[in-house]
Context: one part of a larger RNA
RNA sequence: CUGGGCGUAAGCGUGCGCAGGCGGUUCGCUAAGACAGAUGUGAAAUCCCCGGGCUUAACCUGGGAACUGCAUUUGUGACUGGCGGGCUAGAGUAUGGCAGAGGGGGGUAGAAUUCCACGUGUAGCAGUGAAAUGCGUAGAGAUGUGGAGGAAUACCGAUGGCGAAGGCAGCCCCCUGGGCCAAUACUGACGCUCAUGCACGAAAGCGUGGGGAGCAAACAGGAUUAGAUACCCUGGUAGUCCACGCCCUAAACGAUGUCAACUGGUUGUCGGGCCUUCAUUGGCUUGGUAACGUAGCUAACGCGUGAAGUUGACCGCCUGGGGAGUACGGUCGCAAGAUUAAAACUC
Numbered sequence: 001c002u003g004g005g006c007g008u009a010a011g012c013g014u015g016c017g018c019a020g021g022c023g024g025u026u027c028g029c030u031a032a033g034a035c036a037g038a039u040g041u042g043a044a045a046u047c048c049c050c051g052g053g054c055u056u057a058a059c060c061u062g063g064g065a066a067c068u069g070c071a072u073u074u075g076u077g078a079c080u081g082g083c084g085g086g087c088u089a090g091a092g093u094a095u096g097g098c099a100g101a102g103g104g105g106g107g108u109a110g111a112a113u114u115c116c117a118c119g120u121g122u123a124g125c126a127g128u129g130a131a132a133u134g135c136g137u138a139g140a141g142a143u144g145u146g147g148a149g150g151a152a153u154a155c156c157g158a159u160g161g162c163g164a165a166g167g168c169a170g171c172c173c174c175c176u177g178g179g180c181c182a183a184u185a186c187u188g189a190c191g192c193u194c195a196u197g198c199a200c201g202a203a204a205g206c207g208u209g210g211g212g213a214g215c216a217a218a219c220a221g222g223a224u225u226a227g228a229u230a231c232c233c234u235g236g237u238a239g240u241c242c243a244c245g246c247c248c249u250a251a252a253c254g255a256u257g258u259c260a261a262c263u264g265g266u267u268g269u270c271g272g273g274c275c276u277u278c279a280u281u282g283g284c285u286u287g288g289u290a291a292c293g294u295a296g297c298u299a300a301c302g303c304g305u306g307a308a309g310u311u312g313a314c315c316g317c318c319u320g321g322g323g324a325g326u327a328c329g330g331u332c333g334c335a336a337g338a339u340u341a342a343a344a345c346u347c
Base pairs, nucleotide, nucleotide: 004318005317006316007301008300011315013200014199015198016197020193021192022191024087025086026085027084028083029082030081032080033079034076035075036074037073038072039071040070041069048064049063050062051061052060053059090190091187092186093185094184095182096181097180098179102176103175104174105173106172107171108170109153114148115147116146117145118144119143120142124135125134161168162167205246206245207244208243209242210241214240215239219235220234221233222232257314258313259312260311261310262309265292266291267290268289269288270287271286272285273284274283275282296303297302320347321346322345329340330339331338332337
């Protein structure tokens, strides 16, 4: 190794993809792998078998087998590989439709909060469990009119849709990616996976320059309390927003890698097509998204054609708890830190 696993405990946050690994169907050739035979070699000792010698044994010793290997050579042609020629079921292209908060840029609308100005008007407002800090007779709060500015888009809205993931929501325009369906035509294995690599990657954070309504770490004050560096209240700065450049981490979760094949059903819902009905009716099919559940699987919980079932290909990862995702070193970063990643010791 044959012969462990990864939803809860081990799946990289996600994709693209070089090398590598693996690869549909058919015909011919080849003979590298493979298989069979032969020959040479595979020192002796050791091991194993059958004998012999020390009274036995260990030990010594004769013969045989073995040395599962390597090389050469002859052959086989199923399988893998190689070369050549075909095929269309995988993959892709064209044509015609369809749905969508998919992405980027620009414009614009209404509601609300805040602020400013003016009018009306007078003693409170705000806040809480109760209060107080706070605001207000220098006229607040309320109400009316006008204006400024920033951010987010109620209802529709959904167990809904789109996207590789992160994520994406008013409306309109421009640019642009992907998907699904139907019927034909075309290419002819062009495929799958992917160490290193490259790209994207919430929030917070960082740099430069803008912006700043609301909210709000830090901070200040008021309460509460034995205390209260909190929970509650009044304020409030970074930040939240924009542009460009970094950071690269999350319970980045379906805690479930990607691709493919196979294996009972039922009920919703979204997109497309076909048939049918007087009908928005019923049926079939296809791609998503949910609920239940058969066989089977599972330690159980549960999963169950969207598998955690039955298999194949490739990658990643795990090996008791703590020490520790730490130290040291390397790489990256402006920094914060990220990544790679131990040991002593201890239970």

A computed fold for a 347-nucleotide part of an RNA from Paraburkholderia graminis, annotated as small-subunit ribosomal RNA, central domain.
The coordinates come from a structure-prediction model, not an experiment, and the mean pLDDT is 89.
The organism belongs to Paraburkholderia, within Bacteria.
RNAcentral holds the full RNA, with entries from ENA and SILVA.
It matches the Rfam family "Bacterial small subunit ribosomal RNA". Rfam links the family to the GO terms ribosome and structural constituent of ribosome.